Description:
Predicted 3D model of a 75-nucleotide RNA (transfer RNA) from a Bacteroidales bacterium. It matches the Rfam family "tRNA". Rfam classes the family as a transfer RNA. NCBI's taxonomy places the organism under Bacteria, Pseudomonadati, Bacteroidota, Bacteroidia, Bacteroidales. The coordinates come from a structure-prediction model, not an experiment, and the mean pLDDT is 82.
């Protein structure tokens, strides 16, 4: 340098282009408990960034930055 895939809570994972973007573990707070654990209830937390296409984008195009994989040159 070039192609391909890929960016959503703290993590891993959902959302036919359509309402107020959800789960699971993780925190937090609280019930139990003699004290933790576990269970139960409650709670707070995300669409990378910037444009286009639409009435409507997290979902489709572009370009930028991340992240993974591949490849080519170095005389």
């Nucleotide at each position: 340098g070039c192609c391909u895939c890929u960016g959503u809570a703290g993590u891993u994972c959902a959302a036919c282009g359509g309402a107020u973007a959800g789960a699971a573990c993780g925190g937090c707070g609280g019930u139990u408990u003699c004290c933790u654990a576990a269970a139960c209830c409650g709670u707070a937390a995300a669409u990378a960034u910037g444009g286009g296409u639409u009435c409507g984008a997290u979902u489709c195009c572009c370009a930028u930055c991340g992240g993974a994989g591949g490849u080519a040159c170095c005389a």